The part of an RNA shown here (small-subunit ribosomal RNA, 5' domain) has 548 nucleotides and comes from an uncultured bacterium.
Its Rfam family is "Bacterial small subunit ribosomal RNA".
The RNAcentral record of the full RNA draws on ENA and SILVA.
The coordinates come from a structure-prediction model, not an experiment, and the mean pLDDT is 83.
[in-house]
Context: one part of a larger RNA
């Protein structure tokens, strides 16, 4: 000098930050991932109104309409691999810096080429049933799709057989050309009558937007490989059989003993192999003149993990925190047959500990997911609450005032000192208190109207651009401002022998005690305890711990 600190005494306000360093210990409860009706089929109820019937005269029953093509559920699509948490493991291509990929993939997004033809069979929901305590699991029957499956067509896509060119580090990036084989789709919504058909208008037609299929390019993200750097122990000296290399095959998006068969006998190591201990790495942070040393909270990048161990499925991406399966430990339910669960998400509880917060508000902003949009979801995030835990700022008054008051302490008894300090007088009004006014953060999106451009047969619809109006604030009646009264409500802590700024008196008498080091205390203690005075810092001050 510093700290994610703790403890003791004390404590007025505000701003901005920070807050389980220990048990990766166990968790009650609530919330933290949904959304789309412009993909699809079906589809309630409460309640209200009207009518009718019954009678018990204010109720019951029935029908129709509204509720409502709504809620809830189901099929399907996209998302759930992001965001958020933690640091157990890992001494490693894990991380950092720089490269390679001619060995690779990339949903959504952007630009661009082509296409979007014609069919089929199911199934959930639902209905009727069976079974089980439950979780749930079946059976029969019906139905839809952008769900599923054939067929057609197709290339600058992929593969095979040929012939060349430039470049080059492997299979080749790139490029010219001949032949053959293989592979696709899905619709939805709005508008219109120019063409065609019927002829008031509609669609099988046209058109706009959006989706779907197949190519190319980009962007973004990821996989793999390499060089160098990356803790301690030699009181760890030898280690290794898929081990090291080759051939062939399998597997992967892709290289490779990644895996398998065969062949060879290699490979690493004193420039530290192997083994053990410890540890997430970095940008950074602290310190220091620097070189270094220590460290890796918050914020940012990467990695790893999600009760413990293992495995795959789906998918563009996972071997998946709030998915599945198996095994284990633990907890809970049970009708004993069987089931359910995973806070290292946000709050919160117990435990551990010297020690670390609210079971708060809101999606208004920023960002994310879904949707054409309205909008919905979002414990990300924005805010508020608690804590002097840290940094910064402000205040606790200012001027004047000598009889140097009273009082305390000391005294050489003259006085000295607290001390202009107080009182008194004159002012000011920060903060706190009260009353009133009261923001910025709001830009979008959307709706309506107007203008221009584009598509089009079209002045319709739609798309793009611009303008006007309307709508949206958790924080919050907060910040801020004005007014009211008022010196009123706001100072402590440590130290005073030397180091080290600051001295006297009383008590005690090697006792009680102090102490960071030297040391002090045995009757005049500036070192113990108290008092007066002083010094230092100040809403803090000391102590302890740790680092330089």
């Nucleotide at each position: 000098a510093a700290u994610g600190a703790a403890c003791g005494c004390u404590g007025g306000c505000g701003g901005c930050g920070u807050g389980c360093u220990u048990a990766a210990c166990a968790c009650a409860u609530g919330c933290a991932a949904g959304u789309c009706g412009c993909a699809c089929g079906a589809g309630a109820a409460c309640u209200c109104u009207u009518u009718a019937a019954g009678c018990u005269u204010g109720c019951u029953u029935a029908a129709a309409g509204a509720u409502a093509g709504u809620a809830a559920a189901g099929u399907g699509g996209c998302g759930c691999a992001c965001g958020g948490g933690u640091g157990a493991g890992u001494a490693a291509c894990g991380c950092g810096u720089g490269g390679g990929u001619a060995a690779u993939c990339u949903a959504c997004c952007u630009c661009u080429g082509a296409a979007u033809u014609g069919g089929g069979g199911a199934u959930a929901a639902c209905a009727u049933u069976g079974u089980g305590a439950a979780a749930g699991c079946g059976a029969u029957g019906c139905u839809a799709a952008u769900a599923c499956c054939g067929a057609a067509u197709a290339a600058u896509a992929u593969c095979c057989c040929g012939a060349g060119a430039u470049c080059u580090u492997a299979g080749g990036c790139u490029u010219u050309u001949g032949g053959g084989a293989u592979c696709a789709a899905a619709g939805g919504u709005g508008g219109c009558c120019u063409c065609u058909a019927c002829a008031u208008g509609u669609a099988a037609g046209c058109u706009a937007c959006u989706g779907u299929u197949u190519g190319g390019a980009g962007a973004u993200g990821a996989g793999c490989c390499c060089a160098c750097g990356u803790a301690c122990c030699a009181u760890u000296a030898g280690c290794u059989u898929g081990u090291u290399g080759g051939u062939a095959g399998g597997g992967u998006a892709a290289u490779g003993g990644c895996c398998u068969a065969c062949c060879a006998a290699g490979g690493c190591a004193a420039c530290g192999a192997u083994g053990g201990u410890u540890a997430g790495c970095u940008g950074g942070u602290c310190u220091g003149a620097g070189a270094g040393g220590a460290u890796g909270a918050u914020c940012a990048g990467c990695c790893a993990c999600a009760c413990u161990g293992g495995a795959a499925c789906u998918g563009a991406c996972a071997c998946a925190c709030g998915g599945u399966c198996c095994a284990g430990a633990c907890u809970c339910c049970u009708a004993c047959g069987g089931g359910a669960g995973g806070c290292a998400g946000c709050a919160g509880u117990g435990a551990g500990g010297a020690a670390u917060u609210u079971u708060g508000c809101g999606c208004a902003a920023u960002g994310g997911g879904g949707g054409a949009a309205a909008c919905c979801c979002u414990g990300a995030c924005g805010c508020a609450g608690c804590a002097a835990c840290g940094c910064c700022g402000c205040g606790u008054g200012a001027g004047u005032g000598a009889u140097g008051a009273a009082g305390g302490c000391u005294u050489u008894c003259g006085a000295g000192u607290c001390g202009u300090a107080a009182a008194g007088c004159u002012c000011u009004g920060u903060c706190a208190a009260g009353u009133g006014a009261g923001a910025a953060g709001a830009a979008c999106c959307u709706a309506u109207c107007c203008c221009g451009c584009g598509c089009c047969a079209a002045u319709a619809u739609c798309g793009c651009g611009g303008g006007a109006u309307a709508c949206u604030g958790a924080c919050g009646g907060u910040a801020u401002c004005a007014c009211u009264g008022a010196a009123g409500g706001a100072a402590g802590c440590a130290c005073c022998g030397g180091c080290u700024a600051a001295c006297u008196c009383c008590g005690u008498g090697c006792c009680a005690g102090c102490a960071g080091c030297c040391g002090c205390g045995g009757u005049a203690a500036u070192a113990c305890g108290g008092a007066g005075g002083g010094u230092g810092c100040a809403a803090g001050c000391g102590u302890u711990a740790u680092u330089c």